[in-house]
Context: one part of a larger RNA
């Protein structure tokens, strides 16, 4: 100078508290972890692994196992030297299939020269430099990436102080979300953080009015902005505008703090993303990539069939769905955003879905809710509650659904009575609840990334518990 205390002051923060809702019990999904197994490829492992890499394992992916092939090789670049019945082309055998064997067909092109005469090229063969490895080693590395943490911190330059590590600044009083500001001060500045500047979102003026609007005026019609037409309004998408403790008032030097103040669509960082300081953890990834060094070359490369990564006595993590009545079933009536390229009237089917094909390279056409709400029914029961499990019969996608794919109908109908210690989320358009779309994707979604809908409860407080920050004091620790 740090770390560090069950040492002391201040302070914060869904960290306690005040609520709400789940986890932890049931069953299923998913991960792991163990076990198994010819293989169950391989990484990640407290917080910061465990629905993580994987935004999609039937084949392929795939990197594992077993089996069958190949040996300059799947692909690429060079050097020799060979080479016309050759390259191409390839009936047809063999075989799972890669591959193996092969018959008849049969070259070109540049130079060159009397001539397919010579040489060379394209292609093969032989050797040779190579190739190739998701083989190791993230404790040899680059990149990028978690984490403390969006926490307020981290340092420099000149100066002064110390023998000298080093200290001042950066401490002190205030303040603030902040090393944010102000006052003080042997310091005086100055950086990389903080804020701001970018985006989105609330309002509101101007500009433009299409494929979006549809007041007000006509036309249609069983209905619709459908149709002339308008440019108000709603939107859409470019350009300003507005919020700055800017006014008041109290307090206070000053920064500021209060205040159901004015005014405003919004008040005091208006909401929400993006941004991630010096630095920790020899965190993580050699399996994206890229590399150093070892290492394997007829194989630790390489092609194909099939299997496995999907096993199952169990532990654990992360969701899904339930236990009911604020609920289930039955009919009827609305009301979205966001996105994507897809597919509507019509018919068939109980249903998944078929047949159809109008429209649509999209503000044009399509894919679009559901909780809600108004009637009915059930009456506390393992039920009309839950819906797993097993049987039958089907659709689809795909060479192909046994091993292992989603969904559909008819049976069937299990455990589950609101969960032990313990443990987790969230302060407002949030929790909780409710549906949509997306990427990946032939086909698969309870996972993810996002849209909108309905909309709460509570925060007396900082004693306690975690985790951070300044300051101080104590160390037989660096």
């Nucleotide at each position: 100078u740090g770390a560090c205390g069950g040492g002391g002051g201040c302070c914060c923060g869904c960290a306690c508290a005040a609520g709400c809702g789940g986890u932890g019990g049931a069953u299923u999904a998913u991960g792991u972890g163990g076990u198994u197994u010819a293989a169950u490829u391989c990484g990640a492992u407290g917080c910061a692994a465990c629905g993580c890499g994987a935004a999609g394992a039937a084949c392929c992916u795939u990197a594992c196992c077993c089996g069958g092939g190949c040996u300059c090789g799947a692909a690429g670049u060079g050097c020799a030297g060979g080479u016309a019945g050759u390259a191409a082309a390839g009936a047809g055998a063999u075989g799972a299939a890669a591959g193996u064997c092969g018959a008849a067909u049969g070259a070109a092109c540049c130079g060159u020269u009397a001539a397919g005469u010579c040489g060379g090229u394209u292609g093969c063969c032989u050797g040779u430099a190579u190739a190739g490895g998701u083989g190791c080693u993230g404790c040899a590395u680059g990149g990028c990436u978690g984490u403390c943490g969006u926490c307020a911190g981290c340092u420099c330059g000149u100066g002064c102080c110390g023998u000298g590590a080093g200290g001042u600044g950066u401490u002190g009083g205030g303040u603030u979300a902040a090393g944010u500001c102000c006052c003080g001060c042997a310091a005086c500045g100055a950086g990389c953080g903080c804020a701001a500047c970018c985006c989105c979102u609330a309002u509101c003026u101007u500009u433009a009015g299409u494929u979006g609007c549809c007041a007000g005026c006509a036309c249609a019609u069983a209905a619709u902005g459908g149709u002339g037409g308008g440019a108000a309004c709603u939107c859409u998408a470019a350009a300003g505008a507005g919020a700055c403790u800017g006014c008041c008032u109290a307090c206070g030097c000053a920064a500021g703090u209060a205040g159901a103040g004015a005014g405003g669509a919004a008040g005091g960082u208006g909401g929400g993303g993006a941004u991630g300081a010096c630095g920790u953890c020899a965190a993580g990834u050699c399996a994206u990539c890229a590399u150093g060094g070892c290492c394997c070359u007829u194989a630790c490369g390489u092609c194909c069939g099939g299997g496995g990564c999907u096993a199952c006595a169990c532990a654990c993590g992360u969701a899904a769905u339930a236990c009911a009545a604020u609920g289930g079933c039955c009919g009827g009536u609305a009301c979205a955003g966001a996105g994507g390229g897809c597919a509507a009237a019509g018919g068939c089917g109980c249903g998944a879905g078929c047949c159809g094909g109008a429209g649509g390279a999209a503000a044009u056409c399509c894919c679009u809710a559901a909780a809600a709400c108004c009637g009915g029914u059930c009456u506390c029961a393992g039920u009309u509650c839950a819906g797993a499990u097993u049987g039958g019969a089907g659709u689809c996608u795909g060479c192909a659904a046994c091993u292992c794919g989603a969904c559909u109908c008819c049976a069937u109908g299990a455990a589950g009575g609101u969960g032990g210690a313990a443990u987790c989320g969230c302060u407002a358009g949030u929790a909780a609840u409710c549906g949509c779309a997306g990427a990946u994707c032939a086909g698969c979604a309870u996972g993810c990334u996002g849209c909108g809908g309905u909309g709460a409860a509570u925060a007396c407080g900082u004693u306690c518990c975690c985790g951070g920050g300044c300051c101080u004091u104590g160390u037989a620790c660096a």

Small-subunit ribosomal RNA, 3' major domain from an uncultured Chlorobiota bacterium, 478 nucleotides, folded computationally. The coordinates come from a structure-prediction model, not an experiment, and the mean pLDDT is 81. It matches the Rfam family "Bacterial small subunit ribosomal RNA".